Small-subunit ribosomal RNA from an uncultured bacterium, 1418 nucleotides, folded computationally.
The prediction has a mean pLDDT of 82.
The sequence is in RNAcentral, with records from ENA and Greengenes.
Rfam family: Bacterial small subunit ribosomal RNA.
[in-house]
RNA sequence: GUGCCUAACACAUGCAAGUCGAGCGAUGAGAUUGCUUUUUGAACGGAGUAGCGGCGGACGGAUGAGUGACACGUGCGCGACCUGCCUGACCUAGGGGAAUAGACUUCCGAAGGGAACAUUAAUACCGCACAAGAUUGCAACUUCGGCAUGACGCGACCCUUAUAGGAGCAAUCCGCUAUAAGAUGGGCCCACGCCGCAUUAACUAGCUGGUGAGGGAACGGCUCACCCAGGCGACGAUGCAUACCCGACCUGACAGGGAGAUCGGCCACAUUGGGACUGACACACAGCCCACACUCCUACCGAAGGCAGCAGUGGGGAAUAUUGCACGAUGGGUGAAACCCUGAUGCAUCAACGCCGCGCGAGUGAUGACGGACUUCUGGCUGAUAAGCUCUGUCUUUGGGGACGAUAAUGACGGGACCCAACGAGGAAGCCACGGCUAACUACAUGCCAUCACCCGCGGCAAUACGUAAGUGGCGAGCGUUGUCCGGAUUUACUGGACGGAAAGGGAGCGUAGGCGGAUUUUUAAGUGGGAUGUGAAAUACCCGGUCUCGACCCGGGCGCUGCAUUCCAUACUGGACAUCUAUACUGCAGGACGGGAAAGUGGAAUUCCUAUCGUAGCGGAGAAAUGCGUAGAGAGUAGGAAGAGCACCAAUGGCGAAGGUGAUUCUCUGGACUGUAACUGACGCUGAGGCUCGAAAGCGUGGGGAGCAAACAGGAUUAGAUACAGUGCUAGUCCUCACCGUAAACGAUGAAUAGUAGGUGUAGGGGUGUUCAUGACCUGCAUGUCGCCCAUAAAGCAUUAAGUAUUCCAAGUGGGGAGUCCGGUCGCAAGAUUAAAAGUCAAAGGAAUUGACGGGGCAACGCACAAGCAGCGGAGCAUGUGGUGUAAUUAGAAGCAACGCGAAGAACCUUCCCUAGACUUGACAUCUCGUACAUUACCGUUUAUCGCGGAAGUUCCUUAGGGGACAGGAAGCCAGGUGGUCCAUGGUGGUGUUCAGUUGGUGUCGUGAGAUGUUGGGUUAAGUCCCGCAACGAGCCCAACCCUUUUUAUUAGUUGCUUCCAUUUAGUUGACCAUUUUAAGGAGACUGCCCGGAUUAACCGGGAGGAAGGUGGGGAGGAGGUCAAUUCUUCAUGCCCUUUAUGUUUAGGGUUCCACACGUGUUCCAAUGGCCGGUCCAAGGAGAUGCAAUACCGUGAGGUGGAGCAAUAUUAUAAAACCGGUCUCAGUUCGGAUUGUAGUCUGAAACUCGCCUACAUGAAGCUGGAGUUACUAGUAAUCGCGAAUCAGAAUGUCGCGGUGAAUACGUUCCCGGGCCUUGUACACACCGCCCGUCACACCAUGAGAGUUGGCAAUACCCAAAGUCGGUGAUCUAACCCGCAAGGGAGGAAGCGUCCUAAGGUAGGGUCAGCGAUUGGG
Repeated sequence: GUGCCUAACACAUGCAAGUCGAGCGAUGAGAUUGCUUUUUGAACGGAGUAGCGGCGGACGGAUGAGUGACACGUGCGCGACCUGCCUGACCUAGGGGAAUAGACUUCCGAAGGGAACAUUAAUACCGCACAAGAUUGCAACUUCGGCAUGACGCGACCCUUAUAGGAGCAAUCCGCUAUAAGAUGGGCCCACGCCGCAUUAACUAGCUGGUGAGGGAACGGCUCACCCAGGCGACGAUGCAUACCCGACCUGACAGGGAGAUCGGCCACAUUGGGACUGACACACAGCCCACACUCCUACCGAAGGCAGCAGUGGGGAAUAUUGCACGAUGGGUGAAACCCUGAUGCAUCAACGCCGCGCGAGUGAUGACGGACUUCUGGCUGAUAAGCUCUGUCUUUGGGGACGAUAAUGACGGGACCCAACGAGGAAGCCACGGCUAACUACAUGCCAUCACCCGCGGCAAUACGUAAGUGGCGAGCGUUGUCCGGAUUUACUGGACGGAAAGGGAGCGUAGGCGGAUUUUUAAGUGGGAUGUGAAAUACCCGGUCUCGACCCGGGCGCUGCAUUCCAUACUGGACAUCUAUACUGCAGGACGGGAAAGUGGAAUUCCUAUCGUAGCGGAGAAAUGCGUAGAGAGUAGGAAGAGCACCAAUGGCGAAGGUGAUUCUCUGGACUGUAACUGACGCUGAGGCUCGAAAGCGUGGGGAGCAAACAGGAUUAGAUACAGUGCUAGUCCUCACCGUAAACGAUGAAUAGUAGGUGUAGGGGUGUUCAUGACCUGCAUGUCGCCCAUAAAGCAUUAAGUAUUCCAAGUGGGGAGUCCGGUCGCAAGAUUAAAAGUCAAAGGAAUUGACGGGGCAACGCACAAGCAGCGGAGCAUGUGGUGUAAUUAGAAGCAACGCGAAGAACCUUCCCUAGACUUGACAUCUCGUACAUUACCGUUUAUCGCGGAAGUUCCUUAGGGGACAGGAAGCCAGGUGGUCCAUGGUGGUGUUCAGUUGGUGUCGUGAGAUGUUGGGUUAAGUCCCGCAACGAGCCCAACCCUUUUUAUUAGUUGCUUCCAUUUAGUUGACCAUUUUAAGGAGACUGCCCGGAUUAACCGGGAGGAAGGUGGGGAGGAGGUCAAUUCUUCAUGCCCUUUAUGUUUAGGGUUCCACACGUGUUCCAAUGGCCGGUCCAAGGAGAUGCAAUACCGUGAGGUGGAGCAAUAUUAUAAAACCGGUCUCAGUUCGGAUUGUAGUCUGAAACUCGCCUACAUGAAGCUGGAGUUACUAGUAAUCGCGAAUCAGAAUGUCGCGGUGAAUACGUUCCCGGGCCUUGUACACACCGCCCGUCACACCAUGAGAGUUGGCAAUACCCAAAGUCGGUGAUCUAACCCGCAAGGGAGGAAGCGUCCUAAGGUAGGGUCAGCGAUUGGG
């Protein structure tokens, strides 16, 4: 400095307007004086008191309800006005009269208050006279002025109108009356400015104007009588809603937008409504009368009141202060003055409410305490810290002094500001934030809970986002939140935007108002530009100074206030006026083109129906059928007739029309456009709110018509259903007439008009020029297409028919949804059309383009993908894995392909994780410390077993001889341990697509950008393999090749291998030999290299030669970028969490091997291409010392005894199928072998749960397998056996090996999968996507609704308070007049009634809200 923004809600109490005795009479205290009877009386004096009288209570102060208005603001005007006090002038005050309040006395009333008798004064009141002046009316004249009613002066007559004293010894002063003038203040008129709604379009009856009168300070319908029929309105009247207006204030670059607190100017109001009185001024906040409401008093008859004055109270509210001090200052009222009054004002109080300034300490301590929280455990942070020590004294506190505001005096503030001294770090720091925006991070706790959050979003067990702590950042006596306004927002765009598709061009035309408008000259000066003058109050803002210590504040000066008015100048442009012109436009003349419009005729093809004929069984329809028609004769064929509707071919991004639209042909009527000419007019033009007209289809009304077609409907089909598609029927309708509707994706999603701006190429209708006279070339308008620059565009696209460059006018848009919906209005017969919101709600909706993914989209190509084959699976038994059930436990993982003979290359114990029952606790395992000197080992007993206990046997190494090390047990603690959780915290590994051909960056280029290009295209390949072309060039990963193996071969080398030659043996057995085989080292070889043909004569393809091998020769290893939060914490490693006498370690037993059932993978089968018996052939690749084991002997056999031999030797180890011979003869069998019994073998401590094998006996199902489904393209499938790993033992599994050894592939239509290009997309956790509607439940806002409640503003009528004017006034009446008087008159008053009229009442309407069963959609 500021402080009820809400209830103009109600108010207790106190105060806020009085003053004057120098206007007047009365009353009269203290004091004083002297006199006097000394106790009074008197005089003087005049504090005070009520009253008459004067001035002031119309200012000051509060509030903003009403008011959309001359209320306010700016600027004019009043020749239509008033003005107390004030200023300077000027004039007068002569002489009279009648009352009255108060006081006294007597009364009434509860009170407020009031009455009566007699009496009294004035600057109170009332006549009269004089002068001057003013005023009114009338008739002439002079001068001046205005647009005009006018002004001044002079003169004649007439009307009306005044006065007051007081103080002082006096000078003199203060007052009074009249007049004109000034100043101040007010009144009235006018121009311009001044909010929202048109879902308010018409309003008005004193209304607009005139004449006359009244009234008023003044003009005026201000009021009245009569007359006219006007006035206002789309440039927004009227109505409704809201709101005091301005200087200023906030914000903004400005333009604007918001708002009208404090301060200043104006207006309005004073509980609500009405009214007048007084007065210079009021229709009066603290005056009067009346009415309603409310409050209060009452003796119940009656009275009183109005804080939106200052304080204060209640109430309302998120919210706004003391029942303070003083008139000391400034100002106001009265007074001659002193003084008095003043909640105006000056001050103080309360409030961090705002702005400004200041403080809450400084140094050291410290190479850095304690504590806290963090940690990688070293430490870093708090910390430039604290304590301690040494200082300072601003604020605060105490004491002393002490200006300005005040002038000679008077200070509320005031315990003032300021100065000095003293004391002691003492009394004085908080708030918010820390994911990004936005400066500042960690820990714990929580676990989609609790919460946070403007927005995006955070939280589901490792949260920088929640909560707490520590730390940090920001501001600081404040900080943060909320609300409001502006900005950002060019997001209502005047400055300064858009309208093809994002919201937005009216369906089209004609045309009114309005807006805009061609060329030239002259003129005017309204717009426009400039100068001058007045005004734009002060304060505020800005600039420069000054002063309170500084500052905020305050003071001085300057500038400014972008405006309005007056006046002068200029004349380019716009406008007005006159004239002229011809390029716009219109007309004339001459032409050709037209499905342009209207009306009346005519024509043939087709369809259906009728009749006749012919003739027989079907027709019709469809993907396939059925409904339907037909032996009562259909359909098909022929002939004749009838009816209605539509006009094949021509026919064309061709014509015409404003659009809708328009198609056989003839005649009649009619329209516009185009070309040529340049004769006429001379800007006549463009656009166009309202308005009017036209306006597809469907629909509606009237009356006709009805062949075909055909909504609705019906029958039959399809289908899970089929209220559909397809099929059979059929009614409105489709056609004509007259009338209505007025909408469409009425679209070029593109309003109309004009001018300029590169071209190429068509088409339709005209005109022209040359030439060689055509069919062609060229030129020029109009119309209609297409391609394509510049330009602009978000891009796609547009591009002389613009969406480009400019101008004019109109329409329409301002996030989505609610909603083109509700309500209201208009139109319509109805259907409905048109105009057109809000609440609740969302953070997006949308456009164009990009990359992917997807498509029951396309093109071309690939893969045992299909097809062609072959063998299977699915059926049976068994094996094995899984699910499920069950269990003390049946450990746990893997789950479409890509889990399920998988991890597990092998669970009786062990393994082993699970269960039951025991045992141990620094531990079964690791490191460190301490001390001891114990050891240790095998065996026996006890125990279910381990452990433990008992017994028995037994005693470490090195040494410098000091000692040291190992082992063992003991103690204590860091710890150890965990197949416990989390693969959604991770590493690594392997899976998948996929051996598919893809994937990526650099530089350049293109694009506003995401991105594109390269990597696309034409070919080719197994391949983004290669070639050619190309704004791309050159590259990385993948492919291919390099590696291993296999196929051929030469060289070298060799024994355990081989044997041609020479010997030799039963036997390559041995000597020899190195040739072959073989082994294993490093080589060679294959590269489309050669030939022919095709192809761009490129890549490459087809064929061929040679060759062991031919077109990546066959296999393997090797697997891009990314995908699946795919698998694995139970291989290993590892973060975090959990556990620590247990989730660790250890022992025994059990379980993982169960079994109604389901599934996967295998195996053996069902037999004759076979089974059984006998005989006879031929492999490869492996393995072995805790091992493989021969000959021999025993056993039917498994096997046993025994042990030669064993690294190219010997062993495992007889390969089997095949082949030869015999038997079985189609059967549940001489097939098949499950199951079961008995007896055995082997391994092993141990074979019951729970092993393999053998012998004898037993002899189940099964006779080739439903739907469906799998592998395989050549040494492959199929079939046959052999071996190895694991392993004490335990394969039908797995991994290898060789033997025998096929069939088929026309081909890419289809199924599946992947890849390239292209296309559509409203998908992007990407089709297992997205998404629509009903229904169910809960909730929110809203529309309708029988009705009901209330508000507001009017209309008509009734009643009518107070009150003004006018009327009357028989009653009453002091002043003046007449009269001797009585009395009369003039004048006045009570009373009465008329008009008007607040409140009230009645009636029917209008409008706006609240509630409302039920109901509608959102």